[in-house]
């Protein structure tokens, strides 16, 4: 330089046009409990960035950026 795949809460990870953005891990209240811990409820907290298309974009396109891989 070309090129593929990818970027969602603190962390990890589904969603691939409209539903409350999903689930675990954390952190918080609360129920239990002799304390702890388990377990069970509620609550917190996300779509890399700029632009297009659409009535509606996290998701489709263009580009930019980073991150992993291939090619020269």
């Nucleotide at each position: 330089g070309c090129u593929g795949c990818g970027g969602u809460g603190g962390u990890c990870u589904a969603g691939a046009g409209g539903u409350u953005a999903u689930g675990a891990c954390g952190g918080u209240g609360g129920a239990c409990u002799g304390u702890g811990g388990a377990u069970c409820c509620g609550c917190c907290a996300a779509c890399c960035c700029g632009g297009g298309u659409u009535c509606a974009a996290u998701u489709c396109c263009c580009g930019g950026u980073c991150g992993c891989g291939g090619c020269c």
Transfer RNA from uncultured marine group II/III euryarchaeote KM3_31_G10, 72 nucleotides, folded computationally. The RNAcentral record of the sequence draws on ENA. The same sequence occurs in records of 2 taxa. Its Rfam family is "tRNA". Rfam's curators write: Transfer RNA (tRNA) molecules are approximately 80 nucleotides in length. The source organism's lineage runs through Archaea, Methanobacteriati and Methanobacteriota.